[in-house]
About this RNA: A computed fold for a 72-nucleotide RNA from a soil metagenome, annotated as transfer RNA. Its mean pLDDT, the model's own confidence on a scale to 100, is 81.
RNA sequence: UGGGGGAUAGUUUAAUAGGCAAAACACCUGUCUCUGGAACAGGAAUUUGGGGUUCAAGUCCCUGUCCCCCAG
Numbered sequence: 001u002g003g004g005g006g007a008u009a010g011u012u013u014a015a016u017a018g019g020c021a022a023a024a025c026a027c028c029u030g031u032c033u034c035u036g037g038a039a040c041a042g043g044a045a046u047u048u049g050g051g052g053u054u055c056a057a058g059u060c061c062c063u064g065u066c067c068c069c070c071a072g
Base pairs, nucleotide, nucleotide: 001071002070003069004068005067006066007065010025011024012023013022019055027043028042029041030040031039048064049063050062051061052060
C1' cells in the first nucleotide's frame, strides 16, 4: 500500500430478512444474617465518530479512527 473481517452497558456476548436494543457477570437499593458472603426481589447503565438512504438503521451506502488476518 492492496484485499478481507471486526468495534453493542463496567466486562463477556446476543439481536433471523431493516420494525419496541437484550442476557450473564459486575454495580446500586431492599429482604435475610451478629457481620460479611450466599440466596431472593427490585433498579440504573449500551450500538466507535461524522454524513446519507428510509415512515423506521446496531443492521444498508459514503467517510474518519482503532484492532485482527492475508498478500506484496